Transfer RNA from a Deltaproteobacteria bacterium, 68 nucleotides, folded computationally. Its mean pLDDT, the model's own confidence on a scale to 100, is 85. Rfam family: tRNA. By type it is a transfer RNA.
RNA sequence: GUAGCUCAGCGGGAUAGAGCACUGGUCUGAAGAACCAGCGGUCGACGGUUCGAAUCCGUCCGGCGCCA
Numbered sequence: 001g002u003a004g005c006u007c008a009g010c011g012g013g014a015u016a017g018a019g020c021a022c023u024g025g026u027c028u029g030a031a032g033a034a035c036c037a038g039c040g041g042u043c044g045a046c047g048g049u050u051c052g053a054a055u056c057c058g059u060c061c062g063g064c065g066c067c068a
Stems, first nucleotide, its partner, number of pairs: 001061001004020004013051001022038005044060005
């Protein structure tokens, strides 16, 4: 290491979120902007602990950084 992208959430208890992007609508002569709505995730994989795991533990996988 969480949505296509950038990231919140990591003292366990939410139905898993925001912005951008994308789609539709309102608006416009048209477009942009703005506003409204929608779409999108098995939270890297597999195990363990627990009534309950994105969150705790272990082993891997990938990326980045530091030291030698």

The sequence is in RNAcentral, with records from ENA.